A computed fold for a 92-nucleotide RNA from a soil metagenome, annotated as Glycine riboswitch aptamer. Of the family's consensus pairs, 90% are formed in the model. Rfam family: Glycine riboswitch aptamer. Clan: Glycine riboswitch clan. The coordinates come from a structure-prediction model, not an experiment, and the mean pLDDT is 76.
């Protein structure tokens, strides 16, 4: 600095309208549901962007992030994700 195991691990509508009783949904619950439009809204997986520092001056490059953008992605509930912290182990 990588990696893999274990533990922690937030954030947002089940608002509207319509179809449809098992059809779909990452998976299960399940009409207190699923799908479709539409509107709102998170951001902490990935992407994307920018500042000072920065050489004797000058200008070109180059400059992070949990900050910004929301493209992905995600907002019933549980499960999974989940930066990022702690522990152990590995290899460089």
């Nucleotide at each position: 600095c990588c990696g893999c195991g274990c533990g922690g691990g937030a954030g947002a509508g089940u608002c509207c309208g319509g179809a449809c009783g098992a059809c779909g949904a990452g998976g299960u619950c399940g009409a207190u549901g699923u799908c479709c439009g539409g509107c709102g809204c998170c951001g902490a997986a990935g992407g994307a962007g920018c500042a000072a520092a920065u050489c004797c001056u000058c200008c070109c490059c180059g400059g992070a992030a949990c900050c910004u953008c929301u493209c992905a992605g995600g907002c019933g509930a549980c499960c999974a994700g989940g930066a990022c912290c702690g522990c152990a182990c590995g290899g460089g």